[in-house]
This is a predicted structure of a 99-nucleotide RNA (Bacterial small signal recognition particle RNA) from a Myxococcota bacterium. The sequence is in RNAcentral, with records from ENA. It is recorded under the gene name ffs. Of the family's consensus pairs, 89% are formed in the model. It matches the Rfam family "Bacterial small signal recognition particle RNA". The family's RNA type in Rfam is non-coding RNA gene. From the family's description: The signal recognition particle (SRP) is a universally conserved ribonucleoprotein involved in the co-translational targeting of proteins to membranes. For this family Rfam cites "SRPDB: Signal Recognition Particle Database" (Rosenblad et al., Nucleic Acids Res, 2003).

RNA sequence: CGCUGGGUCCCGGUCGGUGGAGAGAUCGUGAAUCCCGUCAGAUCCGGAAGGAAGCAGCGGUAGCGUUUCGCUUCGGGUGGCCGGAUCGGCCCAGCGAUC
Numbered sequence: 001c002g003c004u005g006g007g008u009c010c011c012g013g014u015c016g017g018u019g020g021a022g023a024g025a026u027c028g029u030g031a032a033u034c035c036c037g038u039c040a041g042a043u044c045c046g047g048a049a050g051g052a053a054g055c056a057g058c059g060g061u062a063g064c065g066u067u068u069c070g071c072u073u074c075g076g077g078u079g080g081c082c083g084g085a086u087c088g089g090c091c092c093a094g095c096g097a098u099c
Stems, first nucleotide, its partner, number of pairs: 001096009010084007018075005024069002027065003035060004043052003
């Protein structure tokens, strides 16, 4: 230098892994007064029956947060497998030739 073979870079599919985002679920918290409901006590109206507003408390909601769960989606200097493309680059091995 040439030839042959293999691998890789390329394309597609598939399975995992990883990072971001979204919504959902669970758990927790949760509106001082001005989220909703119920409203002990007390207050007000009434001759009475009864009615009214309504603090605390309780229940729930909006919101906030935590961890986990699986779902959707986006990404790539991610891994494996299968198939394809190419005969171009690179790597490895073998053989041959020349210096």